The RNA shown here (Bacterial RNase P class A) has 381 nucleotides and comes from Phycicoccus sp. HDW14. Its mean pLDDT, the model's own confidence on a scale to 100, is 78. Its Rfam family is "Bacterial RNase P class A". By type it is a ribozyme. The sequence was found by an Rfam model in a public genome assembly. Taxonomically the source falls in Phycicoccus (Bacteria, Bacillati, Actinomycetes, Micrococcales).

RNA sequence: CGAGUCGGGCGGACGGUCGCGUCGGUGGGCAACCACCGCCGAGGAAGGUCCGGGCUCCGAAGGGCAGGAUGGUGGCCAACAGCCACCCGGGGCGACCCGCGGGACAGUGCCACAGAGAACAGACCGCCACCGGUGCGCGAGCACCGGCGGCAAGGGUGAAACGGUGGUGUAAGAGACCACCAGCGGCCUGGGUGACCAGGUCGGCUCGGUAAACCCCAUCCGGAGCAAGCCCAGACAGUGUGCGUUCGAGGGCGGCCCGCCCGAGCACACGGGUAGGGCGCUGGAGGUGGUCGGCAACGGCCACCCGAGAUGGAUGACCGUCACCGCGUCGCCGGCGACGGCGGCGCGGGACAGAACCCGGCCUACAGCCCGACUCGUCCC
Numbered sequence: 001c002g003a004g005u006c007g008g009g010c011g012g013a014c015g016g017u018c019g020c021g022u023c024g025g026u027g028g029g030c031a032a033c034c035a036c037c038g039c040c041g042a043g044g045a046a047g048g049u050c051c052g053g054g055c056u057c058c059g060a061a062g063g064g065c066a067g068g069a070u071g072g073u074g075g076c077c078a079a080c081a082g083c084c085a086c087c088c089g090g091g092g093c094g095a096c097c098c099g100c101g102g103g104a105c106a107g108u109g110c111c112a113c114a115g116a117g118a119a120c121a122g123a124c125c126g127c128c129a130c131c132g133g134u135g136c137g138c139g140a141g142c143a144c145c146g147g148c149g150g151c152a153a154g155g156g157u158g159a160a161a162c163g164g165u166g167g168u169g170u171a172a173g174a175g176a177c178c179a180c181c182a183g184c185g186g187c188c189u190g191g192g193u194g195a196c197c198a199g200g201u202c203g204g205c206u207c208g209g210u211a212a213a214c215c216c217c218a219u220c221c222g223g224a225g226c227a228a229g230c231c232c233a234g235a236c237a238g239u240g241u242g243c244g245u246u247c248g249a250g251g252g253c254g255g256c257c258c259g260c261c262c263g264a265g266c267a268c269a270c271g272g273g274u275a276g277g278g279c280g281c282u283g284g285a286g287g288u289g290g291u292c293g294g295c296a297a298c299g300g301c302c303a304c305c306c307g308a309g310a311u312g313g314a315u316g317a318c319c320g321u322c323a324c325c326g327c328g329u330c331g332c333c334g335g336c337g338a339c340g341g342c343g344g345c346g347c348g349g350g351a352c353a354g355a356a357c358c359c360g361g362c363c364u365a366c367a368g369c370c371c372g373a374c375u376c377g378u379c380c381c
Stems, first nucleotide, its partner, number of pairs: 001377010012322007020041002023038006043352001047363002050361005055225004067221005072086005087101001088099004102216002107214002109210003124155002126151003130147007163181006182206001184203008229279004238270006250262004286305008324349011
């Protein structure tokens, strides 16, 4: 320098002008609200709503059925389908990556196309014996055709064909038999908390795949969700009690008394909870730094920090300066070199997206970048 593998981080800054929202203050207004001033005002994913929890209400003695979720082992965590470490299998020269990783001797089902045969398999080509026929040859016999059998070594199909290699054997063959190897199962020894690993021994010679097919096993799971839920509470109905209808409750004439007028209902309580308003509403399994324990995830302790809570839903736009990145161009510097660095000028660029009860994850989107560790090469010294 090139190619690459992991891990972590950023997602512009400042100022001005205008605009938006909550809150506070002042002023105006009967009020709704308006004006001005001040404070504050999105994210790494706020997103998808896929998991898990907190919280709230309902339900609930306990057990079972149904249903759902998870699935190597050991840890972490409030919990998880998350995270860490390890095991096994697969991929890569390598750094590393991928795995929807329990059970197919409990049972059932399925295995496309091709192929003779796809699971207590099968014989298309082929190999071999016997019988018959034809031809050739002096002959032993050979070739071809047909029939009836044997075989599964070789060819062929397939993702997959009922162990592999060598030998014995045979008419040809075959775990039919033998040796070694692979694989399966049982037992033993050693290591590991464990998944598992290493070694030994015995066995029948081999017993396909598929559970994101039904199913079986183990573990876990009550339901609904902030439109949860709680509080205040008009109006109009409803219920009860009291007073009252010429012995007149109550109402109007600004308040009170008198007076005048209207007059059959009025008052209070209960009550469900509508319109409307408030609470829930943000300080929490929180963050940062240090230290200790741990390989790590994470945990203990100490210190410091934490100013969105809208409710038809506000957080934006423009201008200037600076920073950053890319391209072009000019100049300079370092190095023997492969090559690297700095500065000036011009042009261009800044994404994805956006709180709505709150957290922990996962997944997805993302212009442009930065940092660290490591691997394989090329060139130079």